Model confidence (mean pLDDT): 78 of 100. The RNA shown here (Bacterial RNase P class A) has 357 nucleotides and comes from a Chromatiales bacterium. NCBI's taxonomy places the organism under Bacteria, Pseudomonadati, Pseudomonadota, Gammaproteobacteria, Chromatiales.
[in-house]
RNA sequence: GGAGUUGGCCAGGCAAUCGCUCGAUCCAUGUGGUCGGGAGGAAAGUCCGGGCUCCAUCGGGCAGGGUGCCAGGUAACGCCUGGGGGACGUGAGUCCACGGCUAGUGCCACAGAAAAUAUACCGCCUUGCGCCUUUUAGGAGGCAAAGGGUAAGGGUGAAAUGGUGCGGUAAGAGCGCACCGCGCUUGUGGUAACACUUAAGCGGCAGUGUAAACCCCACCUGGAGCAAGACCAAAUAGGAACUCGCAUAUUGCUGCUCGCAAUUGGGUUCGGGUAGGUCGCUAGAGGUACGUGGUGACGCGUAUCACAGAUGAAUGAUUACCCUCGACAGAACCCGGCUUAUCGGUCGACUCUCAAC
Numbered sequence: 001g002g003a004g005u006u007g008g009c010c011a012g013g014c015a016a017u018c019g020c021u022c023g024a025u026c027c028a029u030g031u032g033g034u035c036g037g038g039a040g041g042a043a044a045g046u047c048c049g050g051g052c053u054c055c056a057u058c059g060g061g062c063a064g065g066g067u068g069c070c071a072g073g074u075a076a077c078g079c080c081u082g083g084g085g086g087a088c089g090u091g092a093g094u095c096c097a098c099g100g101c102u103a104g105u106g107c108c109a110c111a112g113a114a115a116a117u118a119u120a121c122c123g124c125c126u127u128g129c130g131c132c133u134u135u136u137a138g139g140a141g142g143c144a145a146a147g148g149g150u151a152a153g154g155g156u157g158a159a160a161u162g163g164u165g166c167g168g169u170a171a172g173a174g175c176g177c178a179c180c181g182c183g184c185u186u187g188u189g190g191u192a193a194c195a196c197u198u199a200a201g202c203g204g205c206a207g208u209g210u211a212a213a214c215c216c217c218a219c220c221u222g223g224a225g226c227a228a229g230a231c232c233a234a235a236u237a238g239g240a241a242c243u244c245g246c247a248u249a250u251u252g253c254u255g256c257u258c259g260c261a262a263u264u265g266g267g268u269u270c271g272g273g274u275a276g277g278u279c280g281c282u283a284g285a286g287g288u289a290c291g292u293g294g295u296g297a298c299g300c301g302u303a304u305c306a307c308a309g310a311u312g313a314a315u316g317a318u319u320a321c322c323c324u325c326g327a328c329a330g331a332a333c334c335c336g337g338c339u340u341a342u343c344g345g346u347c348g349a350c351u352c353u354c355a356a357c
């Protein structure tokens, strides 16, 4: 100098004029004056977890659903941090839907003999109905129906039933042996997941396929949601019909059930009134700074700050200058995450490579 990986920060700036909205305050009470504030790193997706409200006054069980290595963090999580294992990358690093196939049941196209009750296409060995050649004969050589044994060699395939070597066999095969691989027990290190295997021993052992296949196992789990819910004011019809049931009954917000509570009501259809206002609504698992503990996520302590609360929905318009020339894009109860979109600028750490000293 080039090419990368990873962590943090910013989110056009500045000025003027007019305008919008919230809070506080003043007054002559009118959209008046003054002061202060006014969209994001993702506000997005509505994918998770909660706070909060109601059912509901106190709890269970089953079904259903969710997660899936270990240890921590957190209010909690399917999130984050660290570690283990696996995959990718030269590397810094990145990703993982990471419990169990020896509980069971399924599935594995085509090709191939055969893909789980495994098997025989080409082969190898053995037996030899019968036939041929040769010989004086015995004998020698060859072909061979029908059977038996075999899976070491070859072929097909993503995968063919552990691998290599030696022995053995009619020919072969863990058939036996050695080493490797695999499984189990003990040992060492580690909280653990796991690792060590030139730590010790045992076992001839298998399709070391697939669970984002059904399933089994472990742990977690009420429901509905701010259009929740509470209050005020106003209006109407305390309406009508049908049906079920009436305490051994009915109702009670996923479904079933036990328990509990309340009480004459439950359901369907038709019809009538209201759609106004206030609260909920922003002081929180809050932000910032410093110190401190920890590898880290994060915790603890001290100090300090008030940083949107609209409701057909507020932050806009104009002008001038600067520059890195501005992308993706606007709160609607709140917070912690994840995922997706994205123009640029800047700071730090690390990796690979080239050249010079």
Base pairs, nucleotide, nucleotide: 001353002352003351004350005349006348007347008346009345010344012322013321015319016318017317018316020038021037022036023035024034025033026032040328044339045338047337048336049335050334051333052225053224054223055222059258060257061256062255064221065220066219067218068217069083070082071081072080073079084098085096086095087094088093099216100215104214105213106210107209108207116161121154122153123150124149125148126147130143131142132141133140134139162180163179164178165177166176167175181205182203183202184201185200186199187196188195189194229279230278231277232276239270240269241268242267243266244265249263250262251261252260286305287304288303289302290301291300292299293298